[in-house]
RNA sequence: AGCUCAUCCAGAGGGGCAGAGGGAUCGGCCCGACGAAGCCCCGGCAACCAGCGUCGAAACCGCCAUCGCGUUCGUGGUGCGGGUCGACGAAAACGGUGCCAAUUCCGACCCGCCAGCGGGACAGAUGAGGG
Repeated sequence: AGCUCAUCCAGAGGGGCAGAGGGAUCGGCCCGACGAAGCCCCGGCAACCAGCGUCGAAACCGCCAUCGCGUUCGUGGUGCGGGUCGACGAAAACGGUGCCAAUUCCGACCCGCCAGCGGGACAGAUGAGGG
């Protein structure tokens, strides 16, 4: 990398260097010398992972407390503490990524209604797992 799962109609700037391209591909349609891509500094947005809190679940660990049974140490119930799994919440304070024009800018294949609209795929991106 291939693979699996989830999300993608919201949100988010300013400065420096740099110089002509960029929006994945193709077709459109856009953005760009009132400076593209890229790099750096500061800032921000907020999705996943990690972390924190709350609630719930199974009844896994501790015999710590208590009651009971048997008995010399074990066991059952309840409570408590810890761990596991699930849902939700908040600060988005710290961390790992990501992102900061336009629905992933629209379409690209299939179905329905058929100048278009709706639904589903494909592809892409991001995260987590895995490798």

This is a predicted structure of a 131-nucleotide RNA (SAM riboswitch aptamer (S box leader)) from Actinopolyspora erythraea.
The source organism's lineage runs through Bacteria, Bacillati, Actinomycetes, Actinopolysporales and Actinopolyspora.
The coordinates come from a structure-prediction model, not an experiment, and the mean pLDDT is 77.
It matches the Rfam family "SAM riboswitch aptamer (S box leader)". About the family: The SAM riboswitch is found upstream of a number of genes which code for proteins involved in methionine or cysteine biosynthesis in Gram-positive bacteria.